[in-house]
RNA sequence: GUCGCGUGUCAAGGCAGUCGCUCGGAGCGUGAUCGCAAGAUCGCACUUCGGGAGGAAAGUCCGAGCACGGUAGGACAAAGGUGGUGGGUAACGCCCACCGACCCGCUGCAGGGUCAGGGAAAGUGCCACAGAAAAUAAACCGCCAGUUUCGGAUUUCCGAAGGCUGGUAAGGGUGAAACGGUGCGGUAAGAGCGCACCGCUCUGAUGGUGACAUCAGGGGCACGGCAAACCCCACCUCGUGCAAACGCAAGCAGUUCCUGUUCGGUUCGCCGAACGCCCGCGGUCCGUGGGCUUGGGAACGGGUCGCGCGCUAGAGCCGAUGGGCAACCAUCGGCCCAGAGAAAUGGCUGCCAGCGGAGCGCCUCAAACGGUCCGCACAGAACUCGGCUUAUCGACGCAUUGCAGCA
Numbered sequence: 001g002u003c004g005c006g007u008g009u010c011a012a013g014g015c016a017g018u019c020g021c022u023c024g025g026a027g028c029g030u031g032a033u034c035g036c037a038a039g040a041u042c043g044c045a046c047u048u049c050g051g052g053a054g055g056a057a058a059g060u061c062c063g064a065g066c067a068c069g070g071u072a073g074g075a076c077a078a079a080g081g082u083g084g085u086g087g088g089u090a091a092c093g094c095c096c097a098c099c100g101a102c103c104c105g106c107u108g109c110a111g112g113g114u115c116a117g118g119g120a121a122a123g124u125g126c127c128a129c130a131g132a133a134a135a136u137a138a139a140c141c142g143c144c145a146g147u148u149u150c151g152g153a154u155u156u157c158c159g160a161a162g163g164c165u166g167g168u169a170a171g172g173g174u175g176a177a178a179c180g181g182u183g184c185g186g187u188a189a190g191a192g193c194g195c196a197c198c199g200c201u202c203u204g205a206u207g208g209u210g211a212c213a214u215c216a217g218g219g220g221c222a223c224g225g226c227a228a229a230c231c232c233c234a235c236c237u238c239g240u241g242c243a244a245a246c247g248c249a250a251g252c253a254g255u256u257c258c259u260g261u262u263c264g265g266u267u268c269g270c271c272g273a274a275c276g277c278c279c280g281c282g283g284u285c286c287g288u289g290g291g292c293u294u295g296g297g298a299a300c301g302g303g304u305c306g307c308g309c310g311c312u313a314g315a316g317c318c319g320a321u322g323g324g325c326a327a328c329c330a331u332c333g334g335c336c337c338a339g340a341g342a343a344a345u346g347g348c349u350g351c352c353a354g355c356g357g358a359g360c361g362c363c364u365c366a367a368a369c370g371g372u373c374c375g376c377a378c379a380g381a382a383c384u385c386g387g388c389u390u391a392u393c394g395a396c397g398c399a400u401u402g403c404a405g406c407a
Base pairs, nucleotide, nucleotide: 001403002402004400006398007397008396009395010394013352014351015350016349017348018347019346021052022051023050024049025048026047027046029044030043031042032041033040034039054378058389059388061387062386063385064384065383066241067240068239069238073286074285075284076283079237080236081235082234083233084098085097086096087095088094099117100115101114102113103112104111118232119231123230124229125226126225127224140172141171142168143167144166145165146164147163148162149160150159151158152157180198181197182196183195184194185193199221200219201218202217203216204215205214206213207212246308247307248306254300255299256298257297258296259295260275261274262273263272264271265270276292277291278290279289280288281287316335317334318333319332320331321330322329323328354376355375356374357373358372360370361369
């Protein structure tokens, strides 16, 4: 320097003019209401100052803040979620670091990518077709031994084809996968049958917070895979949600059915207690709250889609210092950066800049240079925040494997 991978920041423009939208502060004028007055509140117009969409505002997939649920409490169940270890965080299914497996690259290291990474000996289930056989599963071809038939030979034996009996799972075949792998010995032929190394498993030591790693020793050791199958284990979760809630105004229409005893007190209005019954606390139990005819419960039916508020000062942002490998945390200093309500932040003109394309001039052709034309991504807050996922034009920076060159 370049190809690739990783990562951070910014972000389709900049300047000027002109016309316009919206929120807030100040001023000034006017109208209405309240008030004895001073004054207060609300609306409208004008002037002036300041602010006005995103990295994803998208998806609505997670987590929360906040609000309500009559004490929404405890336990259990159900349903759902997460799943290597340790840390971060308000929390998370997120982020950081590390471990392990596999892959790229390399062949020494370093770097990058993927992982739905607890358990298959608690149980149930599945592994089509092919194949002899698919998990307490086996003999198709084959190899070996014996026997039978035939030929040769004539002590023994040799050969050929087939059958039968027994042994075998090393060779071949089928398959995604075939009861560990490679090699040596051994055997009638073979087999962990034995041995070496690897694999597996158990024990110990060392290092590490840990997952794990390394080393040493013992054991011939066996029953594959799938849990993104049901399941088991560990941990987590109250429900509903800003269309939550709170307030003001306005408006209607109710009908039917059901619904206790006992005791005590009494100022005779009623009060209290026990039992029983009803309703509520997402399911059940415990517990607990509210009622029991001036009250409550059930069913059917009707009215209200108005206004305000919630609604923008935050687990906020920026900088410095310190701690930490990092995510991040602490301290100090500074800043206020949309709040609409069917949805505001825009239109026009001129100049400049960047990227891409076309073609012109110059040029042998190109490159460079000059000038003309065209185009310029994904895409708009709606209570707020932390994430993840998806879409996307470009600019700048950091780090890094390979390749090339220079010192």

Model confidence (mean pLDDT): 75 of 100. A computed fold for a 407-nucleotide RNA from a Planctomycetota bacterium, annotated as Bacterial RNase P class A. Of the family's consensus pairs, 96% are formed in the model. NCBI's taxonomy places the organism under Bacteria, Pseudomonadati, Planctomycetota. Its Rfam family is "Bacterial RNase P class A". It is annotated as a ribozyme.